[in-house]
Molecule: transfer RNA
Organism: candidate division WWE3 bacterium
RNA sequence: GCCGGCGUAGCUCAGUGGGAGAGCGAUCCUCUUGUAAGGGAUAGGUCGUGAGUUCAAUCCUCACCGCCGGCU
Numbered sequence: 001g002c003c004g005g006c007g008u009a010g011c012u013c014a015g016u017g018g019g020a021g022a023g024c025g026a027u028c029c030u031c032u033u034g035u036a037a038g039g040g041a042u043a044g045g046u047c048g049u050g051a052g053u054u055c056a057a058u059c060c061u062c063a064c065c066g067c068c069g070g071c072u
Stems, first nucleotide, its partner, number of pairs: 001071007010024004018055001026042005048064005
């Protein structure tokens, strides 16, 4: 230099045009003589950045940034 993959909650990830979600974690409540476990609720997101297509973009297209892998 070229090619490919990935970037979504604190962590691991799903979602793939029209509701942003799960598990673990955090906080509170409940249960218990107490703790753990169990049950319930709540908070936490500019979906890497910018532009484009579209009535509408996390999703499609392009560029850039970061990480990983391959080729030279």